[in-house]
RNA sequence: CGAUUAUAUCGAAGGGUGGAGAGAUCAGGCUCUGAGAAACCCUAGCAACCUGCUCACGCAAGGUGCUACAACCUGCCAAUAAUUUUGGAGUUAUAAUGA
Numbered sequence: 001c002g003a004u005u006a007u008a009u010c011g012a013a014g015g016g017u018g019g020a021g022a023g024a025u026c027a028g029g030c031u032c033u034g035a036g037a038a039a040c041c042c043u044a045g046c047a048a049c050c051u052g053c054u055c056a057c058g059c060a061a062g063g064u065g066c067u068a069c070a071a072c073c074u075g076c077c078a079a080u081a082a083u084u085u086u087g088g089a090g091u092u093a094u095a096a097u098g099a
Stems, first nucleotide, its partner, number of pairs: 001098001003097006013043005021032003026075004044067003048064003051060003071091001076088004
């Protein structure tokens, strides 16, 4: 990196620094936030992929990753009980492979 594949309604906290935003982008909502947002650091934890062990189920936690709210909800398409529900697409994120 319009690359490929897989997964995304499960799971998992505190402290320090910091000082106003954050929840991916755009829009409409909704929620969190000076009783301290983002970001960074430390510790702890979870277990998605790789890895190790196992006949397997699983176990481990070495490498990435992750630890408010369904990827917070919706917005595009189809069906529909027609401001309802379900499915799909798209986008994004993460991992592995590749460039």
Record summary: Predicted 3D model of a 99-nucleotide RNA (SAM riboswitch aptamer (S box leader)) from a bacterium. The sequence was found by an Rfam model in a public genome assembly. It matches the Rfam family "SAM riboswitch aptamer (S box leader)". From the family's description: The SAM riboswitch is found upstream of a number of genes which code for proteins involved in methionine or cysteine biosynthesis in Gram-positive bacteria. Its family is annotated with regulation of gene expression in the Gene Ontology. The prediction has a mean pLDDT of 83.